[in-house]
Description:
RNAcentral holds the sequence, with entries from ENA. This is a predicted structure of a 73-nucleotide RNA (transfer RNA) from a Candidatus Pacearchaeota archaeon. Its Rfam family is "tRNA". It is annotated as a transfer RNA.

RNA sequence: GGGCCUGUGGUCUAGUGGCUACGACGUUCGCUUGACGUGCGAAAGAUCCUCGGUUCGAAUCCGAGCAGGCCCA
Numbered sequence: 001g002g003g004c005c006u007g008u009g010g011u012c013u014a015g016u017g018g019c020u021a022c023g024a025c026g027u028u029c030g031c032u033u034g035a036c037g038u039g040c041g042a043a044a045g046a047u048c049c050u051c052g053g054u055u056c057g058a059a060u061c062c063g064a065g066c067a068g069g070c071c072c073a
Stems, first nucleotide, its partner, number of pairs: 001072007010025003018056001027043005049065005
């Protein structure tokens, strides 16, 4: 330098054009315990890497950029 793949709460992850984005772990609170842990219940937390485009409508499709990974040179 060229090609391909990926980017969604603190972490991992579902979503495949249509209602204010799913779940798990973790965090906080409550119940339970003498206490911790376990268990049960509840809550907070992401406008989806950035910018632009297509569309009535974009996390989703297109382009550019950024970051990471793999391959080639």